[in-house]
RNA sequence: AAGUUAUGGAGAGUGGCGUGAGGGUACUGGCCCUGUGACCGCCCGGCAACCUGAUCCACAAGGUGCCAAAGCCAGCCCGCAAGGGAACCAUGAGGU
Numbered sequence: 001a002a003g004u005u006a007u008g009g010a011g012a013g014u015g016g017c018g019u020g021a022g023g024g025u026a027c028u029g030g031c032c033c034u035g036u037g038a039c040c041g042c043c044c045g046g047c048a049a050c051c052u053g054a055u056c057c058a059c060a061a062g063g064u065g066c067c068a069a070a071g072c073c074a075g076c077c078c079g080c081a082a083g084g085g086a087a088c089c090a091u092g093a094g095g096u
């Protein structure tokens, strides 16, 4: 990197420092966050999805991950609608 598979309406920061205008995966439309400092980086704190470990149903110790809003909502298909599905994306696991 492509493909397989599981999960994606739960949970967890109004923290500190640096930077300084964008950000919410990309596009379109909406909506929202943002100089009362976003995004990003580091530190600290926290959560517990998968794997490992120990254990036997509990532990945050190790690896990865995560800490606004449903993956923020819609877009394509089915459906009057509610809703369901697909695609895409994210994360884990194992294999090539």
Stems, first nucleotide, its partner, number of pairs: 001096001004093005013044001015043004022033003027075004045067003049064004053059001071088001076085003